[in-house]
RNA sequence: ACGCAAGAUAGAGGUCGCAUUUUUCAUAAGUAGGACGACGGAUGUGUCAGGCACAGAAGAACUCAUCUGAAAGGGAAAGAUGCCGAAGGGGCAGACCGCCUGAAGAUUUGUUCCCUGGGCAUGCCGUGAAUAACGUCAUGACUGUCAUCGCAGGAUGGAGAGCUAUCUGAUAU
Numbered sequence: 001a002c003g004c005a006a007g008a009u010a011g012a013g014g015u016c017g018c019a020u021u022u023u024u025c026a027u028a029a030g031u032a033g034g035a036c037g038a039c040g041g042a043u044g045u046g047u048c049a050g051g052c053a054c055a056g057a058a059g060a061a062c063u064c065a066u067c068u069g070a071a072a073g074g075g076a077a078a079g080a081u082g083c084c085g086a087a088g089g090g091g092c093a094g095a096c097c098g099c100c101u102g103a104a105g106a107u108u109u110g111u112u113c114c115c116u117g118g119g120c121a122u123g124c125c126g127u128g129a130a131u132a133a134c135g136u137c138a139u140g141a142c143u144g145u146c147a148u149c150g151c152a153g154g155a156u157g158g159a160g161a162g163c164u165a166u167c168u169g170a171u172a173u
Base pairs, nucleotide, nucleotide: 001173006168007167008166009165010164011163014084017083018082019081020080021079022078023077024076025075033068034067035066037064038063043055044054045053046052047103048102049101050100051099087116088115089114090113091111092110093109094108095107097105117143118142120140121139122138123137125135126134127133145158146157147156148155149154
């Protein structure tokens, strides 16, 4: 001088980049619930099963009419904050909720494991009250990046364990 493996720091991607959060708005919904009445005539409620408890012939469920009438989750817009494996999904492990036990589920925490570069559009399926939105997968073009090819426009392929910059950097040469 070169600068591999490795490490540290900084940075880029943008059809809404990502997440969290606040406010407003619509939706949810004239729904759930409440009150009262009619019908009805023995069940009903506590997720499901078993137990247990409670309500019920002073009238259960179901159905209907009238009056009243939400909220959460999900969405949109604007703002704030933290960020660029941002983050999302799955798996695994835990905490917690409901009358008890078990099952299933809701919420939530962790993760050194697996998948996804990013958003968009379309389609299947799923979640969802939903024609919203979201999730997995497939397809398509776009976009950032790298590699190869090409004078170039560009083409093909890869994946974030990536890419760019700076610094450190043993051995070998």
Molecule: Lysine riboswitch aptamer